[in-house]
RNA sequence: AGAGUUUGAUCCUGGCUCAGGAUGAACGCUGGCGGCGUGCUUAACACAUGCAAGUCGAACGAUUAACCCGCCCUCGGGCGGUUAUAGAGUGGCGAACGGGUGAGUAACACGUGACCAACCUGCCCCCUUCACCGGGAUAACCCAGGGAAACCUGCGCUAAUACCGGAUACUCCGGGACCCCCGCAUGGGGCUCCCGGGAAAGCCCAGGCGGAAGGGGAUGGGGUCGCGGCCCAUUAGGUAGACGGCGGGGUAACGGCCCACCGUGCCCGCGAUGGGUAGCCGGGUUGAGAGACCGAUCGGCCACAUUGGGACUGAGAUACGGCCCAGACUCCUACGGGAGGCAGCAGUGGGGAAUUUUGCGCAAUGGGGGAAACCCUGACGCAGCAACGCCGCGUGCGGGACGACGGCCUUCGGGUUGUAAACCGCUUUCAGCAGGGAAUAAUUUUGAAGGUACCUGCAGAAGAAGCUCCGGCUAACUACGUGCCAGCAGCCGCGGUAAUACGUAGGGAGCGAGCGUUAUCCGGAAUCAUUGGGCGUAAAGCGCGCGUAGGCGGCCCGUCAAGCGGGGUUUCAAAUCCAGGGGCUCAACCUCUGGCCGGACCCCGAACUGGCGGGCUCGAGCGCGGUAGAGGAAGGUGGAAUUCCCAGUGUAGCGGUGAAAUGCGCAGAUAUUGGGAAGAACACCGAUGGCGAAGGCAGCCUUCUGGGCCGCCACUGACGCUGAGGCGCGAAAGCUAGGGGAGCGAACAGGAUUAGAUACCCUGGUAGUCCUAGCCGUAAACGAUGGGCACUAGGUGUGGGGGGACAUUCCCUCCGUGCCGCAGCAAACGCAUUAAGUGCCCCGCCUGGGGAGUACGGCCGCAAGGCUAAAACUCAAAGGAAUUGACGGGGGCCCACACAAGCAGUGGAGUAUGUGGUUUAAUUCGACGCAACGCGAAGAACCUUACCAAGUCUUGACAUCCCUUGACGAUGCUGGAAACAGUAUUUCUCUUCGGAGCAAGGAGACAGGUGGUGCAUGGUUGUCGUCAGCUCGUGUCGUGAGAUGUUGGGUUAAGUCCCGCAACGAGCGCAACCCUUAUGGUCAGUUACUACGCAAGAGGACUCUGGCCAGACUGCCGUUGACAAAACGGAGGAAGGUGGGGAUGACGUCAAAUCAUCAUGCCCUUUAUGACCUGGGCUACACACGUACUACAAUGGCGUUAAACAAAGAGAAGCAAGACCGCGAGGUGGAGCAAAACUCAGAAACAACGUCCCAGUUCGGACUGCAGGCUGCAACUCGCCUGCACGAAGUCGGAAUUGCUAGUAAUCGUGGAUCAGCAUGCCACGGUGAAUACGUUCCCGGGCCUUGUACACACUGCCCGUCACACCAUGAGAGCCGGGGGGACCCGAAGUCGGUAG
Repeated sequence: AGAGUUUGAUCCUGGCUCAGGAUGAACGCUGGCGGCGUGCUUAACACAUGCAAGUCGAACGAUUAACCCGCCCUCGGGCGGUUAUAGAGUGGCGAACGGGUGAGUAACACGUGACCAACCUGCCCCCUUCACCGGGAUAACCCAGGGAAACCUGCGCUAAUACCGGAUACUCCGGGACCCCCGCAUGGGGCUCCCGGGAAAGCCCAGGCGGAAGGGGAUGGGGUCGCGGCCCAUUAGGUAGACGGCGGGGUAACGGCCCACCGUGCCCGCGAUGGGUAGCCGGGUUGAGAGACCGAUCGGCCACAUUGGGACUGAGAUACGGCCCAGACUCCUACGGGAGGCAGCAGUGGGGAAUUUUGCGCAAUGGGGGAAACCCUGACGCAGCAACGCCGCGUGCGGGACGACGGCCUUCGGGUUGUAAACCGCUUUCAGCAGGGAAUAAUUUUGAAGGUACCUGCAGAAGAAGCUCCGGCUAACUACGUGCCAGCAGCCGCGGUAAUACGUAGGGAGCGAGCGUUAUCCGGAAUCAUUGGGCGUAAAGCGCGCGUAGGCGGCCCGUCAAGCGGGGUUUCAAAUCCAGGGGCUCAACCUCUGGCCGGACCCCGAACUGGCGGGCUCGAGCGCGGUAGAGGAAGGUGGAAUUCCCAGUGUAGCGGUGAAAUGCGCAGAUAUUGGGAAGAACACCGAUGGCGAAGGCAGCCUUCUGGGCCGCCACUGACGCUGAGGCGCGAAAGCUAGGGGAGCGAACAGGAUUAGAUACCCUGGUAGUCCUAGCCGUAAACGAUGGGCACUAGGUGUGGGGGGACAUUCCCUCCGUGCCGCAGCAAACGCAUUAAGUGCCCCGCCUGGGGAGUACGGCCGCAAGGCUAAAACUCAAAGGAAUUGACGGGGGCCCACACAAGCAGUGGAGUAUGUGGUUUAAUUCGACGCAACGCGAAGAACCUUACCAAGUCUUGACAUCCCUUGACGAUGCUGGAAACAGUAUUUCUCUUCGGAGCAAGGAGACAGGUGGUGCAUGGUUGUCGUCAGCUCGUGUCGUGAGAUGUUGGGUUAAGUCCCGCAACGAGCGCAACCCUUAUGGUCAGUUACUACGCAAGAGGACUCUGGCCAGACUGCCGUUGACAAAACGGAGGAAGGUGGGGAUGACGUCAAAUCAUCAUGCCCUUUAUGACCUGGGCUACACACGUACUACAAUGGCGUUAAACAAAGAGAAGCAAGACCGCGAGGUGGAGCAAAACUCAGAAACAACGUCCCAGUUCGGACUGCAGGCUGCAACUCGCCUGCACGAAGUCGGAAUUGCUAGUAAUCGUGGAUCAGCAUGCCACGGUGAAUACGUUCCCGGGCCUUGUACACACUGCCCGUCACACCAUGAGAGCCGGGGGGACCCGAAGUCGGUAG
């Protein structure tokens, strides 16, 4: 000293939370010793028992009894005396201290400082004086009586330092008179004299203790005042002895303290009164401080003593362990009556999260009594209990492995626990045992603590470690278990199968006889901001003005000295705290010395503030002269328009909308003309304009009236600014009463729209809108910006005025109103002389979001409602500005078979195929919008095959290692569905001689898995998209996210290129380089080609083949364009602006697809989820969808003829010619060919001719029957083909929807891969060969710029309200119960004062 948390990211605002310290604590786990402290915070709840205040015989009488003495004696004893004893009484002192508690109290209760000339003070100290003479009683006691008791009564006796009378007495008290001195006022003190009143006590006796009066001191108390310290204004008025006076009473004393009379005051916004809370302080905790919180222990003061009231005694009480009364409660009782008060020390019950022993002692300190000895003392000194706190100490120290065992982890190599242990050596604090043994005591006696502290000796590492944490904040990480479960959590948040966050373990971190948790306080929090904050948009400027109190206030002179500054005196008790010393071995603790803030008083100073006095003119105001204006009020008046009425013309519609309808109209509308009525509002001017404090103000005229501005500088002389309360003004809507009512128009009605439409649109229409009078008092009443003054660059408009003689478009100046912009400010946006800048003054307001501008209360209002204004509860945020994206039924530009323009289709039929669904023992699995569905599968009869049923195997069908053996296999036979088993025959190979290969058997390591997870992964792939984008370095800008570059002007297929530009460059993409195709040249060439009837031979022209080269670059011309890039047109050319096609796919997106191509982590399985085999299934079938094929026919079908013209491929377990057989599929047979050679191989559409004649047909071919063919171990489930026969649906396809821009679509055939066989699929090839594109408004998709956003999982987003159920909190609720306060009144105890009688 800060940190976490709002966002995709950023800055700011802002709350919440954490790290620190503290405690009279409590709880959890744990616990060795000592010292010093502390210990009912709750029920001021109730208390059993014991103790806590007595003492004096030297005040008094009687009594008691032991020793002694004397006398008497009936020897039992009695009497008297001395000394000491005991307990009751009279009397004295004490009991008012000490000890406890904090209920009450917001008060002169407390703190602090003054004052009392308005007071008292026992015991103590000093001084002066006195103590004379008398008297009558009464407890105790005796007797008697009552009562259960407590206790009481009567008669009789007696003493005193008890009580009473008298005397004497000082100015002691009261009254009167003179003089002197003093004080802040009333007044005080002293001296002299007169009148009246008032004292006393004795005891012991050497010497003392006492008594009375007066004066003084000291101590303690009483009273008064200034100042200071809580909350609520949702408490604003309070007060009747109330405020004062005069006179009395009362008191120690002042005083309405009390009373009679008189006056009407007194307190209050500087907070009275009321309510709530609370003992106050020295101090304690925290904090850098200022402050905030607290008031245990110790100390001072106050208050209280079961609750309330009351007095008595006394120096002192309105009395904790006294009295009286009343209440509640408890106890005793003989029922008539009595007794009691732990908030003293212990202790008990109760309450509570929680707080100790019914201990020892008066040895010390202190207190009461006493002359003293002494007695009393739960004050106090000690001990006990409690880790409750602080402090100190220990639980060992040294050596000891490249490192034991065990544990944990592991990549299996090791790492770690860890010098830790064992083991060796050493020591003994504390605890233990034993011996000695204090101080505290002073001048003699006297030690509870205590046989304690302390000292010495002994033994042995011996008896002594836990707690919390380890995701970030915050120091410390792995494994297993668990699987949004169990749980954690101070905040953020963890847990849904790989959890460093749960639980356990190992390890680690922190503290340590403690450690954590909870609670509370301060801090961090500048988050109430005096120090030290804010208010345009984050919370926050009252809607505006006038003005009261208050706050603040111009220049000069003089004075005062309140503020202010300096000095001094005094106080600030002690303790605490701080500094420096000292004492317990240290420390805590104890102790000595010094010190602080604040208050009061005195002296000095006079700059500033303030007071007083005087002056000034620049602030402010007044005056005079001008001036602009929708400023306000009242009265009048005008035209246009709308509607209505009357009349005319006129006819079928009008009106209205996106389109309509309701509505109006043949009873004559709309339209049009003329006349009339009524109400409301004032086009053009008109503005970015003006005026007003704001709300607001608009035709014109008149009257009345407010304010501003400018000029002049004659007048006043600070008269000013702000403004809590207060008063006034205050849009619209609304309210009351009465008018008015044309248009418009909430509500309402109808028509539409719609899923609905209580809306938007339309037709109507009532309040209202207008006027008068009154109320309401709000608003996004906004510049979301309070008012005033001063200062701080400019530029450019505009309204009003003045000046530059005149004129002026120009210049200067004052006031207003806009825009741009510097410094500065600001979180940014922005503000910027009209400040949100720099300062001063005053007011208002804010303090997380929700609850809520709500409830309650109060005030206002006719009402509606307004003003003021919370809390419970709940959340970890809510917000502001800006950034990047994404999105928009926002905008701009652009592209694409995206639409449009066209052609052919799909969707309807039949069939094929895939999928869903269903079915099934199984119908294996995967793929699911585009981007799954003729997809994986370039080919499921067995195999494939992963599925099902049945039968089998268990080191295994497959891999590596070890041991033994020499076979394995093949063939035949038997069993079996096969796998397999049995049996018969046959019977290893190589060798360097070590062994190796192969096979079988055996043991165990292990194999195996198309089992799971594509959301653990690699790799591969799809898609946006062949879209033109995606980024980086440096620089620059910005607090930052980020921006710039990449935007802009053009252009392009293109971030293609050019120009511009705080950017300059670069990378991945684009393009090009590659393949193919189109032209030509050249070279080369056999199997190609060719002159030929064929062949051989020959040739090297042509076709062809395939190498190299040329060619195309907007290169040339013109126009346009910015002298650009480029576009358009043209020439040439086989080809022209990328010539056509292909390969090539940026950064990334979709947790896209694939664990079943492969690879792979983890999990699961191991006589099975592995392996083998037979059969079945993947081919099922009410149905639905996708993709195809074939059609519905005449641009066609069929037939015949001559039989025309390709390209690209494939071929040896192959392609197969000619020939022959078969109607045909095919068969027989086999020439040729590993291919420019031979074969597949006949291309077909096309052409010509013929026929059919629009029909379910000579279209169409499904389905079915029969007969065959081929492949294959095998065509039943389940292949393909042929012939004959049968001849279904279908006559061009609803909504919807697909492809294609040229050699393309469409159409025609051909080949290939897979493959034994099996394409309508897929891949490839050529033949024939179109139509259309105006154009970019619209649909889908995409690119760039811009804008809005409360979205960021990003519009399939976000989010609002009702309802249902459960729960929480708060409010209301018929009422009911309890408490507090106030007002009015009744009865009335004890008691005090007074009166009367005795």

Overview: A computed fold for a 1398-nucleotide RNA from a metagenome, annotated as small-subunit ribosomal RNA. Its mean pLDDT, the model's own confidence on a scale to 100, is 85. The sequence is in RNAcentral, with records from SILVA.